[in-house]
Context: one part of a larger RNA
Order: sequence, then C1' cells, then structure tokens
RNA sequence: UGACGGGGGCCCGCACAAGCGGUGGAGCAUGUGGUUUAAUUCGAAGCAACGCGAAGAACCUUACCAGCCCUUGACAUGGCAGGACGGCUUCCAGAGAUGGAUUCCUUCCCUUCGGGGACCUGCACACAGGUGCUGCAUGGCUGUCGUCAGCUCGUGUCGUGAGAUGUUGGGUUAAGUCCCGCAACGAGCGCAACCCUCGCCCUUAGUUGCCAUCAUUAAGUUGGGCACUCUAGGGGGACUGCCGGUGAUAAGCCGUGAGGAAGGUGGGGACGACGUCAAGUCAUCAUGGCCCUUACGACCUGGGCUACACACGUGCUACAAUGGCGGUGACAAUGGGCAGCGAUGGUGCGAGCCGGAGCUAAUCUCAAAAAACCGUCUCAGUUCGGAUUGCACUCUGCAACUCGGGUGCAUGAAGUCGGAAUCGCUAGUAAUCGUGGAUCAGCAUGCCACGGUGAAUACGUUCCCGGGCCUUGUACA
Repeated sequence: UGACGGGGGCCCGCACAAGCGGUGGAGCAUGUGGUUUAAUUCGAAGCAACGCGAAGAACCUUACCAGCCCUUGACAUGGCAGGACGGCUUCCAGAGAUGGAUUCCUUCCCUUCGGGGACCUGCACACAGGUGCUGCAUGGCUGUCGUCAGCUCGUGUCGUGAGAUGUUGGGUUAAGUCCCGCAACGAGCGCAACCCUCGCCCUUAGUUGCCAUCAUUAAGUUGGGCACUCUAGGGGGACUGCCGGUGAUAAGCCGUGAGGAAGGUGGGGACGACGUCAAGUCAUCAUGGCCCUUACGACCUGGGCUACACACGUGCUACAAUGGCGGUGACAAUGGGCAGCGAUGGUGCGAGCCGGAGCUAAUCUCAAAAAACCGUCUCAGUUCGGAUUGCACUCUGCAACUCGGGUGCAUGAAGUCGGAAUCGCUAGUAAUCGUGGAUCAGCAUGCCACGGUGAAUACGUUCCCGGGCCUUGUACA
C1' cells in the first nucleotide's frame, strides 16, 4: 500500500421488511448429470454451466459409430501430356458412392496463326486437407463484479524509502454530482450531457392514408377536399427558470405552490472506466507450437446425437365456479409475403383439398385477435384435468420404421394448491390475455418483439446477501 475481520461509523440496492404471483408435490416438454450403447459427437460447471453454443438433429446438417470405397485427393497454386467441355435418353452390377456399356444434341474465347486464356482427363511431385491437441502459448469476441462510482496522471510539497498529498474533512447528490474549506494547483478515463425512441405543440407534404362541409354509394365506393386522424422530414418545449420556506449568504432540499402535455435524471433504450476471475471460446474466424498424411484426410449408405432403474435445473398444462362448455360478436399493435402471401367461390365433421382474383404491397393478403357479454353446469375426481393407448385420415418432403407436425372418433392416467427450502416483481410494473417474427420444405410449451385488461405494498434499515467511502486491528501478500 492492499486484502481480510462472527471490529466500528456513514450510505446504497426488490438486499431484507410490506405485498402480489410462482418454483419445490402431479403429467408432459426441454437441457444436464448418471447409466446404457458399435456410437449415444463436442463444448459450457457456484452466482456468471444446465429451453446454454443450437434463430429450429428424419436424409442433409454431423463433427460420432458400422460397412463399402478413394489416395495430388471434396477444395487452392504451379509443371508436363492429351482433349473442347458439357447435356439428354436407355441398359447392367451395386445400399449408394462408384464402375461398365449406349443413343442423340453440342464442339468455347482471343489471335500477329507461333500461340495464349478458361475448362476437363491422365501422370509425377511440391503440396492440399484435419470440427486432431494445447483458451495455461495467443489475436479477436464475450460473460462477471456493475451502469457500481470509481481508476489514474503532470507539476509542486512531505517522507531516507516503499509511498503520501491531491481523491481526506463539513454539507449535498443517482453520481469523485456540486458547494465550502484545505500544500496543493490542474488534467485524463469514467458520471452526466450530446444519439435513438415514447409523451405535447407548430410547420412542410397529401397517396395507397383521412372525411368536417357539398353531392353520391351496399361500402370513403366515386367526385371533391387535406380541416382532422395518420404517415415521415424539420423545428419548439423543462432550465430548479419563477414564488414561498429551509440551509452557511453556498451547493442543494421541501411545497396539494403557480404555470404546463410533461417537474426536478419526464419513461425506456443504446452506451460498460482502470481492472478482477491464468473466467469462456483453438468447434464462428484467425493464429504459434505439437501431432496425422493409402489416414486423425475424402466420398457414400445405414445407424446414432431422439437410448432410460434414476437425480437436478428451466418451462408448459392443470388441480376448477374470478371456472368449464355452448352461443352472440366489439375493440389492437408490431410484423411477414414472389420457388411467396393467397381473397371470393366450391368441397370435407375437421386437419385439409380443388380452383385461382389481387399483391414486389399505408393499395392485395396472412388476419380470426383473446380476455369481454349472454345462457347452462352446482362442487363431484365432475360437463374439472388432459397424459396414455387404439382406429381412421391429412400435410411437408426422394423418404415420416427407428424419429415430424396436424385432424376426427374412442380411451380418460396422475392431479383436490404442493415438506424443508427457494425465485421474480415498485407502475402501465407484477399478474393475466391473445398476436407477430427469425430459424425453417416440414416441425416452438423455447427465443425475440407487439399490443389488450390491469393491481397490491413499501412502517422502516435491527437482521440476511451484495456493494461504496472513512477509520481500526492483523503473526496474511
């Protein structure tokens, strides 16, 4: 100087408390451990691994296993020789890769006519190739403490020195934020602001959007209009600026203050200091070293990653009446669409199918929002719950056996609110309700976003956890 203390003081955080809803019990989904296996590819490991890499394992993916098969190679550059190359049809062997045969079409570009370029085949060699090892050799990227308020430097001063001071103190703040004081005076990285978005107003513009007035229609449908809504560009607006109180006359704090759409950082986002964890990643990529080179490289078929006495994490659905079922039928927002979205119509109980208008989309379409309201059921393992299983269909796709999704009929398991323990959340939040998107042929209870309805509680900081500042002890570094 740090670190640590079941030392002290001050302060903060959904840290506790006050509340609301969960997890832990059930069934299922998913990840992990373990076990099994020819293989169940690999990585991630307290918080900060475990619906994580994976925004989507039937083949492919795929790295794993078995078998078949290739050796300048699936991919790149260079040498020599030959040839255009290529496409289509058919046949044989084979699981296919591949090997053999065959019909027809085609016969590259430039040229100084020597040749050159691109492509294919063969030969030999330099080499290719490796998701093989080392994240404790590394770059890059990321997590975490933590959006915590800290981390430092120059000059000066003090100290033999390590170092100290500044950065401590008195107030104050979300903040090393600001004020005052002070052997310090300044400065940098952080904080804040500048950026995006939501909330108010003005303005510009008026189609595909809108409709107050005038006509018109089944319908903003058409004429007309751009007021309004909206869309998307530009500006304004909030600064403790004003008033009162308090404080040291300061910074600031308090007020059902005024004004205002908004008030004290207005809400949300992006943004993550010096560093810590030899944290994570050699399997995104790059890369040193080591290793393999007829194999640890490459191709293909089939299998596996989907196994199942069990254990854990994260979720979904429930155990019902604030509910189930039937009916009526109103109101969103974000988004996506050409190998696509697919209307009207027809057909099927349904998933779906037939057909195809319109739309490269403020135009057409996905598209139906759901919670809501009315009726019924009357507390039961039920008209709760839907697992499991049987049969019959349907969609995608060469192909749903291992191993996909959906539909109809039948079946109708556990479960009556969950021990010890434990998690999230302070407002348009929790809870609850549906909707869209990425990935994607197909497959979502996961992830990312969108809107609808919309609470309760916070006395307070004694205690638990984490953190910041000052101080104290130490046989620790």